[in-house]
RNA sequence: AGAGUUUGAUCCUGGCUCAGAUUGAACGCUGGCGGUAUGCUUUACACAUGCAAGUCGAACGGCAGCAUAGGUGCUUGCACCUGAUGGCGAGUGGCGAACGGGUGAGUAAUGCAUCGGAACGUGCCCAGUCGUGGGGGAUAACGCAGCGAAAGCUGUGCUAAUACCGCAUACGAUCUAUGGAUGAAAGCGGGGGACCUUCGGGCCUCGCGCGAUUGGAGCGGCCGAUGUUAGAUUAGGUAGUUGGUGGGGUAAAGGCUCACCAAGCCGACGAUCUAUAGCUGGUCUGAGAGGACGACCAGCCACACUGGAACUGAGACACGGUCCAGACUCCUACGGGAGGCAGCAGUGGGGAAUUUUGGACAAUGGGCGAAAGCCUGAUCCAGCAAUACCGCGUGCAGGAAGAAGGCCUUCGGGUUGUAAACUGCUUUUGUACGGAACGAAACGGCGCGCUCUAAUAAAGUGCGCUAAUGACGGUACCGUAAGAAUAAGCACCGGCUAACUACGUGCCAGCAGCCGCGGUAAUACGUAGGGUGCAAGCGUUAAUCGGAAUUACUGGGCGUAAAGCGUGCGCAGGCGGUUUUGUAAGACAGGCGUGAAAUCCCCGGGCUCAACCUGGGAAUUGCGCUUGUGACUGCAAGGCUAGAGUACGGUAGAGGGGGGUAGAAUUCCGCGUGUAGCAGUGAAAUGCGUAGAUAUGCGGAGGAACACCGAUGGCGAAGGCAGCCCCCUGGACCUGUACUGACGCUCAUGCACGAAAGCGUGGGGAGCAAACAGGAUUAGAUACCCUGGUAGUCCACGCCCUAAACGAUGUCAACUGGUUGUUGGGAAUUUACUUUCUCAGUAACGAAGCUAACGCGUGAAGUUGACCGCCUGGGGAGUACGGCCGCAAGGUUGAAACUCAAAGGAAUUGACGGGGACCCGCACAAGCGGUGGAUGAUGUGGUUUAAUUCGAUGCAACGCGAAAAACCUUACCUACCCUUGACAUGUACGGAACUUGCCAGAGAUGGCUUGGUGCUCGAAAGAGAGCCGUAACACAGGUGCUGCAUGGCUGUCGUCAGCUCGUGUCGUGAGAUGUUGGGUUAAGUCCCGCAACGAGCGCAACCCCUACUUUUAGUUGCCAUCAGGUUAAGCUGGGCACUCUAAUAGAACUGCCUGUGAUAAACAGGAGGAAGGUGGGGAUGACGUCAAGUCCUCAUGGCCCUUACGGGUUGGGCUACACACGUGCUACAAUGGUAAGUACAAUGAGAUGCCGAACAGCGAUGUUUAGCCAAACUCAAAAACUUACCUCAGUUCGGAUUGCACUCUGCAACUCGAGUGCAUGAAGCUGGAAUCGCUAGUAAUCGUGGAUCAGCGUGCCACGGUGAAUACGUUCCCGGGUCUUGUACACACCGCCCGUCACACCAUGGAAGUUAGAUUUACCUUAAGGCAAGUUAUGAACCCUCGGGACAUGCUUGACCACGGUAAGUUUAGCAACUGGGGUGAAGUCGUAACAAGGUAACCGUA
Repeated sequence: AGAGUUUGAUCCUGGCUCAGAUUGAACGCUGGCGGUAUGCUUUACACAUGCAAGUCGAACGGCAGCAUAGGUGCUUGCACCUGAUGGCGAGUGGCGAACGGGUGAGUAAUGCAUCGGAACGUGCCCAGUCGUGGGGGAUAACGCAGCGAAAGCUGUGCUAAUACCGCAUACGAUCUAUGGAUGAAAGCGGGGGACCUUCGGGCCUCGCGCGAUUGGAGCGGCCGAUGUUAGAUUAGGUAGUUGGUGGGGUAAAGGCUCACCAAGCCGACGAUCUAUAGCUGGUCUGAGAGGACGACCAGCCACACUGGAACUGAGACACGGUCCAGACUCCUACGGGAGGCAGCAGUGGGGAAUUUUGGACAAUGGGCGAAAGCCUGAUCCAGCAAUACCGCGUGCAGGAAGAAGGCCUUCGGGUUGUAAACUGCUUUUGUACGGAACGAAACGGCGCGCUCUAAUAAAGUGCGCUAAUGACGGUACCGUAAGAAUAAGCACCGGCUAACUACGUGCCAGCAGCCGCGGUAAUACGUAGGGUGCAAGCGUUAAUCGGAAUUACUGGGCGUAAAGCGUGCGCAGGCGGUUUUGUAAGACAGGCGUGAAAUCCCCGGGCUCAACCUGGGAAUUGCGCUUGUGACUGCAAGGCUAGAGUACGGUAGAGGGGGGUAGAAUUCCGCGUGUAGCAGUGAAAUGCGUAGAUAUGCGGAGGAACACCGAUGGCGAAGGCAGCCCCCUGGACCUGUACUGACGCUCAUGCACGAAAGCGUGGGGAGCAAACAGGAUUAGAUACCCUGGUAGUCCACGCCCUAAACGAUGUCAACUGGUUGUUGGGAAUUUACUUUCUCAGUAACGAAGCUAACGCGUGAAGUUGACCGCCUGGGGAGUACGGCCGCAAGGUUGAAACUCAAAGGAAUUGACGGGGACCCGCACAAGCGGUGGAUGAUGUGGUUUAAUUCGAUGCAACGCGAAAAACCUUACCUACCCUUGACAUGUACGGAACUUGCCAGAGAUGGCUUGGUGCUCGAAAGAGAGCCGUAACACAGGUGCUGCAUGGCUGUCGUCAGCUCGUGUCGUGAGAUGUUGGGUUAAGUCCCGCAACGAGCGCAACCCCUACUUUUAGUUGCCAUCAGGUUAAGCUGGGCACUCUAAUAGAACUGCCUGUGAUAAACAGGAGGAAGGUGGGGAUGACGUCAAGUCCUCAUGGCCCUUACGGGUUGGGCUACACACGUGCUACAAUGGUAAGUACAAUGAGAUGCCGAACAGCGAUGUUUAGCCAAACUCAAAAACUUACCUCAGUUCGGAUUGCACUCUGCAACUCGAGUGCAUGAAGCUGGAAUCGCUAGUAAUCGUGGAUCAGCGUGCCACGGUGAAUACGUUCCCGGGUCUUGUACACACCGCCCGUCACACCAUGGAAGUUAGAUUUACCUUAAGGCAAGUUAUGAACCCUCGGGACAUGCUUGACCACGGUAAGUUUAGCAACUGGGGUGAAGUCGUAACAAGGUAACCGUA
């Protein structure tokens, strides 16, 4: 510090996600040790049990219990007595219990933090001053009596005090009318020389205590300022409320409280209300600014079962106190009582989750005490927990036969891996044994000084010496011994992100933080091996910050991505020209105070290090006080004129409001002329018209809108504004002078204006026209089209307040190159409305700059300043609820749950368009002939079947694989058999190979049997090669699956003209350029131009056939001349001239001419030529597309079968048959059929062959035998032509079907071949919608050959014979190419995508109501309590005139008041029949709204 994810790719915007750090954590797996920390975040839920606050006998009366001593009695080891001593239960009294400890419910300020303040209190403590005299009456304990289950209580009788109450005194103090008045106290202990004594002591002194008072310290109470969460869908709140006066009250200021008076006070700088929350030092994170949090530690606050209340006290409205009410729990004898763990442990419950009912007061601290000491769950320790941080260990070195085993493998090996084994060494930790701390020094004792004192007592204090005291703990630490011994896991390995293979699984099981994996070869699931990372831990989950500049102060944006209010005016607010003087609020600088400690940081120190602990410093960015400065901002005062404004002078204008008026047109009405149609459409119909329309002439009525001018012209803030004239009126611009003197800019709330539609009332209504009606269109058509037509459109007044209200661009100001047009004014100049300059508008293009790009560019989207508004992923949703506005429609403000990983902007390349331009093709058109109808053939689908083997399925499957299914083929079915196998290699053994015959069987096969002995080497024995058989195992075998794992081959677009690259240039980039443009071509063919220049694969050419010629060569070919020769024939001699054969060479190149063109390329015409513009055919198929076809040609990965999915055999099937489709045959006839005669090819094939001639047969064919291994022989022509008959019929057309009889092939023609003869003689009379081929030797028509093949074709591939018609042309259909345009498509239009309905699930709004809470107002009821009043009650102290009074207690009453109750609201949450929309969901229904001109351009507002 970044990364992944939107796209085919790109740049941007923008969200989501990840890598980091952290935690009081939890869960999963695992777990050796130590140190230091931490440990109910949830139910402020309920609590059993124990402990957590006592202490003082030196305040007191006393003495139950314990111990000691003394005494008595005697039973001599027991009983009793004596408060006498140590002490002390209970009690009186004092101090403490208000600290310490816990928790965070409440509390948004009665709190907290920081800084200040004045009107206060203060036990213990410190310092000072003054006192401490003299009396009195009670009461608990205790005794006696009584009640009660208990808790507890009552009566009566004693008694003490540092308990209580007077009196005296009064330095201070308080009050005051300044004369005065009021108000205190307590003693206890130690010691002691005189003196006194009632022998108790007095007295003196010391210490402690007590009373009054002053001051301090510390603590506490109170007040102010600033800061302190969210919501405005909380905007008004407040009656003790705000202030005053006067009472009361408090320690103290104060409406704190009361009476009266006034009507204030708080609030947009956010009052009130609601929700949430203890606050802080700090903690986590972050570069910082910030953000989140407030465990542990420390400061403050609040609370103590819930609510209320006071008492005591220095201090409480009191956690372990009291009273009352409530809920709950417990005890009970049912009459009554008791209790409060948010103290420490612990229990139940809740929860994902949080410890021992431990030890000690040794230390630190606290309470009491003179002290010893006692108490202390504060505290210090231990226990439990990997909860966190830190440290250590689980060994170290050597060791290759690279062991075994595992895993992988291309079978060679690789890896685990120096890892192990093995050898040597060490001993941290652990185990055993031994030693052994620091934390402990005060207090105490002794000695020596000092103070107090009459005192060498006592007491206090300082120094020195010294005894005792340890929970932890026999712990840390140290030493010794043995021994590698006691000790490694977890997660991950597709990318982000370090780390890969095998097997299993097969969109299943599962994974997943995001993108996404899994549908038979998964580095993504599970397991294993290996690897990577961290390590006594590792992962996951949750949470916070970071990355996130996705809230932007630092540090973002708003033309099109989310985002400028529709527009103006304008209060508050914010900002503000120039100059002088003053001031000092802001600002800046210095100083002082404070900013607790701890934490963080720096430098040191201590635990072996570290964590941890500790000393010092820095820091604490803040607040307050104070001094100074005067540049800047503010404030005050005075000037200035450049901003702004006013006056005077001109100018332009659909600026606004009102009134008047003109002409054209539509419609209607009247009259005339006139006759059958008009209107309307893609085509029609509805409609109008013979009752006279349309058309036309004249006249009239009425409403609305203003042609031409008219214009990227003008005016206005925007909406908007258009005939002409008049009246009223706003603003703008220009020139020059004068004046005012900052008067300015922006603007939340507010006010005004605001198209169309819409609403209300009243008019008006010609045309147009929602709704509506009818006619069409259509599958439907609630639409588009047509005929009508009402609101409305118009006017007046009043509402509504929204628009894609757009320049999608807020207003104002300043600055920053230019060019061109135009509107309004001005200046100079000119013969000239000529030219130049200038101000204000309005357009086009463009420099710099900006921008993601598009684009903007002095009229900025550039560079800056001021102010306002708005945005923060898409959907849900501009929806719901609430408020405000509205007559309504609705507007405005404006969420959440839930859901997705995108949504979006600009540009790029393609593809597509019922977009455009250009071009081509038997694409259409023009023609010729077919298919679709019939019969049969053949292939396919379907059906059937034991099987009807498999594949091919739009063009580009369907006479296709198959160039030949009777058996075989054959892969399918039935039945019968074989199991190292029909076939290959290897091993062992045997045998030559081979062969004859018989039997069983459907055959395969099985059994028996005959003959036989080879080749090479070697003298022989024997060995070897080949073949056969047997045995066992490796293996064979598979037309089994996957063409979506593949190679190869093939089809198709398409023989279409395209497809790319290098370098350069342009662009942020994808990409572009080149390859586009102007011409031209069959062609990216060529020429020209050009930021391109070149090149490659394609095109063309090179190759083959064909058309012409030359040369060579003439046999099997040919025969012109010569000769011979026959019935005839190149038959013979001869020849190679010709034809021909088959080799070679030439020829054609727009080469030549004319014209067109740009002088080019090229095109048009012509000449010559056998051939003319690629002459005609063929081969040749660019980059790629279709996961196109083929695992059944072959090859091949993986999977599957292995006495079977392999192999053999027999028979059957592939030939089935209601039907549908494709392709071809034959026909329907006279351009024909039949019969007879007669002529002319080419390509080919031939020995298991082609087969002549002859003979036989009606014929298929047979018999027999010439020729030919082929330019030699054979297969071997038909249509045509000539003649005759048929005469338009189901025929002399047509030939299916069937019968009989035959032929051929073949082991074998039944299923199931072909052919022949005779007989039979079906459908069919030219074929609906639709559709195919063909542009010349072509279509059409005629026959011939070949492959396969025993036989079999109407198929296929070739060959020749005869031989046409038509093409105006490119509008349309189909396909293709180039350029351009739009796009929401990229699986690319067979695309994408919208809405209703149906189903499932989810969250949510409304809702009769219902449940629970909070809160407000009014009223009722009032417990305890203090206050006030009263009282025929009671009472020791004091006063008294002895009657009583003061005071206290009790009782009664009053107002206040908690809980409770009633009524009416407000508000929150839960549930809810029913209901509304929303979201999500591989394959539901209906349509097709949007994206292309999306087939009616789309969109916004409204009805």
A computed fold for a 1503-nucleotide RNA from an uncultured bacterium, annotated as small-subunit ribosomal RNA. The coordinates come from a structure-prediction model, not an experiment, and the mean pLDDT is 85. Its Rfam family is "Bacterial small subunit ribosomal RNA". Gene Ontology terms of the family: structural constituent of ribosome and ribosome. The sequence is in RNAcentral, with records from ENA.